[in-house]
RNA sequence: GGGCGCUUAGCUCAGCUGGCUAGAGCAUCUGGUUUACACCCAGAGGGUCAAAGGUUCAAAUCCUUUAGCGCCCACCA
Numbered sequence: 001g002g003g004c005g006c007u008u009a010g011c012u013c014a015g016c017u018g019g020c021u022a023g024a025g026c027a028u029c030u031g032g033u034u035u036a037c038a039c040c041c042a043g044a045g046g047g048u049c050a051a052a053g054g055u056u057c058a059a060a061u062c063c064u065u066u067a068g069c070g071c072c073c074a075c076c077a
Stems, first nucleotide, its partner, number of pairs: 001073007010026004019057001028044005050066005
């Protein structure tokens, strides 16, 4: 230098052939239960979907650029 993949909640991930208000598990908080803790049960909070721009009636999803991470190839010494 070239190619490919990934980036979504605190963590691990699903959703990515565009369609109503973005989800799960764990974790956190509240209540119940318990003498108390844990387990268990019920509920709640938490996200500008890596960033910017574009297409569209509508974008996490499509296109372009940028950033970070990883893999492969090439080049130089």
This is a predicted structure of a 77-nucleotide RNA (transfer RNA) from a Candidatus Woesearchaeota archaeon. The coordinates come from a structure-prediction model, not an experiment, and the mean pLDDT is 80.